[in-house]
Molecule: c-di-GMP-I riboswitch aptamer
Organism: Desulforhopalus sp. IMCC35007
RNA sequence: GUCGGAAAAAGCCAAACCCAUUGUAAAGUGGGGACGGAAAGCCACGGGUCCAGAAAUGGAUAGCCGGGUUGCUGCU
Numbered sequence: 001g002u003c004g005g006a007a008a009a010a011g012c013c014a015a016a017c018c019c020a021u022u023g024u025a026a027a028g029u030g031g032g033g034a035c036g037g038a039a040a041g042c043c044a045c046g047g048g049u050c051c052a053g054a055a056a057u058g059g060a061u062a063g064c065c066g067g068g069u070u071g072c073u074g075c076u
Base pairs, nucleotide, nucleotide: 012037013036017032018031019030020029021028022027035063041069042068043067045066046065047064048061049060050059051058052057
């Protein structure tokens, strides 16, 4: 000098469940609550799953997987 590699600190999000509310439903939103999460930030592009429908199709799920994109700390 190059490559690989932590610990720590500041914080962040919020499962199940309960209450209220929206929706035919899946599920969403607000409050409480923490199972967990280094993107459990955002995007429905591909797949999966779920709901409505006779079907065509429409809707939901990003905390199912992949992909895209943005952000915080860091070798003292």